RNAcentral holds the full RNA, with entries from ENA and SILVA. The part of an RNA shown here (small-subunit ribosomal RNA, 3' major domain) has 475 nucleotides and comes from an uncultured bacterium. It matches the Rfam family "Bacterial small subunit ribosomal RNA". The prediction has a mean pLDDT of 81.
Context: one part of a larger RNA
RNA sequence: UGACGGGGGUCCGCACAAGCGGUGGAGCAUGUGGUUUAAUUCGAUGAUACGCGAGGAACUUACCUGGGCUAGAAUGCCCAUGACCGGUCCAGAGAUGGACUCUUCCGCAAGGACAUGGAGCAAGGUGCUGCAUGGCUGUCGUCAGCUCGUGCCGUGAGGUGUUGGGUUAAGUCCCGCAACGAGCGCAACCCUUAUUUCUAGUUGCCAGCACGUGAAGGUGGGGACUCUAGAAAGACUGCCCGCGCAAGCGGAGAGGAAGGAGGGGAUGACGUCAAGUCAUCAUGGCCCUUACGCCCAGGGCUACACACGUGCUACAAUGGCGCAUACAGAGUGUUGCAAUCCAGCGAUGGAAAGCCAAUCACAAAAAGUGCGUCUCAGUUCGGAUUGCAGGCUGCAACUCGCCUGCAUGAAGUUGGAAUCGCUAGUAAUCGCGCAUCAGCAAUGGCGCGGUGAAUACGUUCCCGGACCUUGUACA
Repeated sequence: UGACGGGGGUCCGCACAAGCGGUGGAGCAUGUGGUUUAAUUCGAUGAUACGCGAGGAACUUACCUGGGCUAGAAUGCCCAUGACCGGUCCAGAGAUGGACUCUUCCGCAAGGACAUGGAGCAAGGUGCUGCAUGGCUGUCGUCAGCUCGUGCCGUGAGGUGUUGGGUUAAGUCCCGCAACGAGCGCAACCCUUAUUUCUAGUUGCCAGCACGUGAAGGUGGGGACUCUAGAAAGACUGCCCGCGCAAGCGGAGAGGAAGGAGGGGAUGACGUCAAGUCAUCAUGGCCCUUACGCCCAGGGCUACACACGUGCUACAAUGGCGCAUACAGAGUGUUGCAAUCCAGCGAUGGAAAGCCAAUCACAAAAAGUGCGUCUCAGUUCGGAUUGCAGGCUGCAACUCGCCUGCAUGAAGUUGGAAUCGCUAGUAAUCGCGCAUCAGCAAUGGCGCGGUGAAUACGUUCCCGGACCUUGUACA
């Protein structure tokens, strides 16, 4: 100087408390451990692994079994040849091998294009080392810290500044001070949302004026309104009162759409964990080179006495079912979205308008509301499991896809010890969309809106953190 303390002081955080909803019990989905296996590819492992890499395991695929290749699956340079491609057939699981057929193009030429063969320079490796590395990332933590120049103090390591008194979300600001300044962080500048004005009105809108319909901004027209998207304004403790030296704090204060950082996002200092990743990529070293490389078929990653994590669905009446009916936002769409009509109980199929989309479509929002029914039961709760019959995608659904109909109807009656999330348009609850994608194991992820709470006395205690101080046989 740090680190640590079941030392002290001050302070903060859904850290506790106060509340609401869960997990832990059941079934299923998914990941992991273990076990099994020819293989169940590899990585991630307290917090910071475990719906993680994977934003989609029949391909992928790296694993296994078997069949093949050896300058090799790709690229450049050199030489030789003139075909290659395509088509038909045979063998084969295919890779591949063989037979037949067709057969060069551009250019005057040189040469070029393409393909095959040959030689070399060279390839290839998801093989090892993340404890050789770059890059990227997690975490402490969006915590308020981490440092430097000069000066001063100290033999020196170092200190001071950065401590102190206030204050703040903040090393934020003020006052004081052997310090005076500065940098990286904080804040602001950026995006979005909440209000208003101006500009612009098409594909959006429709108040007034007409036309028109079974109905409808459907039509003429209009820019008022909504909205769209560009430019501005607006919030600064600016004003008032109280407290205070000041910074600032308090106010059911005024004004205002918004008030003291208005809400949300992006943004992550010096560093810590030899944290993670050599399997995104790049890369040193080591290793393989008729194989640890490459091609192919089939299988596996989907196994299953068990254990754990994360979720979904429930156990019901604030509910289930039936009929009727209302209101979103954000997205996506031409190898696509598909209205509408027809067939089908349905998944879906057939025909097909429109739309490269503020124009058309996906599209029905659901919870909600109205009426009816069920009456507390393992039930009209719950839907696992299984059987049969179908639909779709795809070369192909056996291992191993999703969906539909009929039948079947398991566990489950609110969950031990323990444990998690959340402070407001939040929790809870309800649907909708998108990426990946032929299809889909999505209950996951990322977004969007609808309905919409309770509680916070307080900081003694648990956990984590910040500053000052103290002890130390630790570095």